A computed fold for a 495-nucleotide part of an RNA from a Pseudomonadota bacterium, annotated as large-subunit ribosomal RNA, domain I. The source organism's lineage runs through Bacteria, Pseudomonadati and Pseudomonadota. It matches the Rfam family "Bacterial large subunit ribosomal RNA". Rfam links the family to the GO terms structural constituent of ribosome and ribosome.
[in-house]
Context: one part of a larger RNA
This record gives sequence, structure tokens and C1' cells, in this order.
RNA sequence: AGCAUACGGUGAAUGCCUUGGCAUUAGGAGGCGAUGAAGGACGUGAUACGCUGCGAUAAGCGUCGGCGAGCUGCGAAUAAGCUUUGACCCGACGAUUUCCGAAUGGGGCAACCCACCACCUUGAGUGGUAUCUCCACAUGAAUACAUAGUGUGGCGAAGCGAACCUGGAGAACUGAAACAUCUAAGUACCCAGAGGAAAAGAAAUCAACCGAGAUUCCGUAAGUAGUGGCGAGCGAAAGCGGAUUAGACCAGUGGCUUAUAAGUAAAAACGUGAACAUGUUGGGAAGCAUGGCGAUACAGGGUGAUAGCCCCGUAACGGUAAAAAGCUUAUAAGUCCUUGAGUAGGGCGGGACACGUGAAACCCUGUCUGAAUAUGGGAGGACCAUCUUCCAAGUCUAAAUACUACCUAAUGACCGAUAGUGAACAAGUACCGUGAGGGAAAGGUGAAAAGUACCCCGAUAAGGGGGGUGAAAUAGUACCUGAAACCGUAUGCUU
Repeated sequence: AGCAUACGGUGAAUGCCUUGGCAUUAGGAGGCGAUGAAGGACGUGAUACGCUGCGAUAAGCGUCGGCGAGCUGCGAAUAAGCUUUGACCCGACGAUUUCCGAAUGGGGCAACCCACCACCUUGAGUGGUAUCUCCACAUGAAUACAUAGUGUGGCGAAGCGAACCUGGAGAACUGAAACAUCUAAGUACCCAGAGGAAAAGAAAUCAACCGAGAUUCCGUAAGUAGUGGCGAGCGAAAGCGGAUUAGACCAGUGGCUUAUAAGUAAAAACGUGAACAUGUUGGGAAGCAUGGCGAUACAGGGUGAUAGCCCCGUAACGGUAAAAAGCUUAUAAGUCCUUGAGUAGGGCGGGACACGUGAAACCCUGUCUGAAUAUGGGAGGACCAUCUUCCAAGUCUAAAUACUACCUAAUGACCGAUAGUGAACAAGUACCGUGAGGGAAAGGUGAAAAGUACCCCGAUAAGGGGGGUGAAAUAGUACCUGAAACCGUAUGCUU
């Protein structure tokens, strides 16, 4: 030095576990905001770094209800306190709620700086002072009446929010095996606006000589008819079968919205809640053995191993003050609408219809034009006739449909710490970047801290040896299990 065996070190795989995730179902809710939001800054505890809560009344204050013996969040410590005169905790409603932020008195490099007016309780006081729309009143130029403007008062708006929705505006990569029409796609992105849904909607619709009877959504019709450098591709409708059904109004006995009054169902915290003992192994019984019991409850979780009957629960039954909100009715106010002319139609240019200008109807309109008036007009895919059908240029309308940031309950041939969210832990943290932005690692002692009193070595260390606790300490906080690589010690063999 190699090989083998044994015992260790290092290391963290594996196994087991789950506080966290993922997906889905049902129900709820579908908004918050000048009564100052969302989101933050700074404070706030006896001691206080982070999180949580809260706001100078600051881990909190009040009222009502529930509960019933403990409590002062995570948090383990000590101190000091609170509490059957009912604390803590839970529910409902209130009070307080610094500063920034739409931020709104002016300014500003957010959480800061600087004002004016009024009032009195003179204080580290309270309240007011942004802009715009609309309404009312006052005032009031050039310029006579007026108007613009100005001022005051009142209603309202603004900003945020995951997706869904409507409208405006609108790409490119890509595909066409290149590329220009075309496609991607009216997609992405941007803007505006609304609601719990939105939009659409009661035929100037289809159909075909038979008839149907608002809209929306699903299935089918159908990858059909078509369209298309007839390439790539794009791609209906009627009809049929379902979901759901609802019709109204134009000056009034109306629709919608708001307010007021009366009536009224449900609903919180929460309560009651069955039934087991003995022996045995063990550190520990829920295991095993024996004999019982409950079940409208054998869902689930916990308890020193695996518990229907130990605990929490579960089934079932019960319960709730005030206020708010919902619904119904009545009254009041506001608002809407005059049967639809610069409209239908036409020319030119575009767009949109599955339909690329085509034979291209129908629909929208930038521009130029421009009817009829029910004895009328539109449509039936150029156009004309016949026939059929409907009545535009006014308004409203639930449900079936779309979505889930959020709440509650439940489920899983979903994950189990390199997985599952990026995040089971002080995670959008640490850290990186001027910035937009990027973005981790990191779970497990034990049933219980019983977390090693005391002695010894050592530097008043680190670390260790005794000793003690414990079922176990090779469970000692560098803590469950503890593979391999890698490094040793001992013994044997070989060289």
C1' cells in the first nucleotide's frame, strides 16, 4: 500500500410524518372609496428584534348577547396585575382611528414643508379652505339690452379591485414549407365604461305557397352549403332536439330609481348530545384475552402503540336582544317616452356579414345627395314581375349564459419538503439590480423538557469524562430514521 471483516467519523439519501399547497363540487358574496378606500409610513407592550393586533382612548375603549374559570397574542421568561360585582374568549352594533395615499388649503424628493379664515373652552384646540359636471342665487366686461366671466350655496363625480362583459383603438412573430392578397386575429397590448352578471331582446325576422313566432345558451345540422393567390386556410344559416321562458311603454290607473311609513320570513356567537370494565405484555394500552353496552351518533381528530363507548366532536334536536340588510304593500319625489326625415334609398370610398368585389343581396357609414306616408313602405342573396311576409328611422325588460380576487362547507386512484404555490420556517423575506425587474435556501429531540443537579480535565473556553433524567442520550437542542461517495481505527491475509 492493497484486499477482507468489525467498529467509528463525515454526509445526507431513504422510510415514516404534516402545520402547507394543488384541483374540484355545493352554497354565499360579487364590491370598497371624500363618513377619506386599496396600499403603506411611523408609532403602540413593564421589558420588545420580527410577525400579528391596534392607532396618541394605540396587543386596545363602550353597549348588548353568548360562555363560565381562568387570563395578560405568536412567545417559551420574570415582574406587575385582571377575574364569579363574570375576566379572557366568541358574536352583533358603536367610539377612537397619527401621517401618506384619489389626497382635496398651497407646495413637495409619498409618509414632509408652509399657510389663510371662523369659533371659543386660548390649546401641541376644533372646524373650514382642491378641481370638474349639473342646479339655484347674487354679481357682472369689451357693449345699450345681454352674454362671457366671477362669487356663494347645494347634489354628484374622482381612486382602487382577480376574472367575466360592452365599446373604442389595434400589432407582429407565425402559417402559406419563400412572399405581397390571405393567415395569425379583430388575437395580444392599450384606452373608456358598466354590472353581479354584461350584452341581446319582443320581427320593416325567418320560411316557402306549408308554416313558425322576442332574446340568450347548449347539442345537432356540419367541417355540410359556401368562401379562398379556389393555395394555406376560413367556415355559416334555416330546420330539429334541449336549457329557460314574459312581456311592456310613449303623458298614464304606466315602466324604472330613490325616500318615507306599515307588515314580515330567515339568520350569529352558542346549548343539549348515547354507550366499558377487568386481566395481560409494556415506559405507556387504544394492542391481546374475557365479558358487556350505545348507535337517527362506526365522519374526523386527539389522548404515552391501533379507542363507536376516555376527550373534542359527529347524528338528531334546540336557540338568539337591539340594530342593519332583504321581501311585500301604500304614499311622495325624480326620470323616461309625442308612433319615429336629412331618415329609407342612391353615387363615391371603406368596414362588417362564414362570403377576399364577386352576379353580391342584407347591415354600418366618411362624403355628395335624397323619397313615400298604410291608396304607403321594407324583405324574401344582382335585377324585374307575381306571390308571401313584416312595419325601420322611439324606449324598457327577469330567467336560462360567462367569471371567481373573497367567505363557508365538503371531496380527491392529487403532492408529501429537490415534491406540492416562488413561499409548510421572520417569503415576495434575505440577497442581486440605477431601475423596470429578478429572487432563494431553510420542516421533524422526547409521551412529557423530565433540555443533564453535582464532580473532574481544559483557558472563568470550545469540547469531553463521570454522574443524573428518560423506554431509549449512537433521542443532548450540530437532536427521528441515518444509505452511498469520502476519511479513519482494530484484526487477519498478501506484497